[in-house]
RNA sequence: GGGCAUAUAGCUCAAUCUGGUAGAGCGCAAGAUCGGUAAUCUUGAGAUUAUCGGUUCAAAUCCGAUUAUGCCCA
Numbered sequence: 001g002g003g004c005a006u007a008u009a010g011c012u013c014a015a016u017c018u019g020g021u022a023g024a025g026c027g028c029a030a031g032a033u034c035g036g037u038a039a040u041c042u043u044g045a046g047a048u049u050a051u052c053g054g055u056u057c058a059a060a061u062c063c064g065a066u067u068a069u070g071c072c073c074a
Stems, first nucleotide, its partner, number of pairs: 001073007010026004020057001028044005050066005
C1' cells in the first nucleotide's frame, strides 16, 4: 500500500440478509419475601446503534467517506 471482518445499554450478545415500536441475559435501583447486605420473585431505570454525509414517507439495517480493533496479502 491492497483486501476482508467487527463496532448496538456498565458487560456479553440479538435484531441487519428481507428498511417499519431497538430487545435478552448478567449487572444496577426500588419493593416483596426471609433470621438475612445472600438466594428467590416483582417492577423500574439505562443505548442519538463508532463518526460524518447521502438515499427514502421512514435507516442500527441501503450507499459513500472516515476512525478504532483484528486477520490476510504484498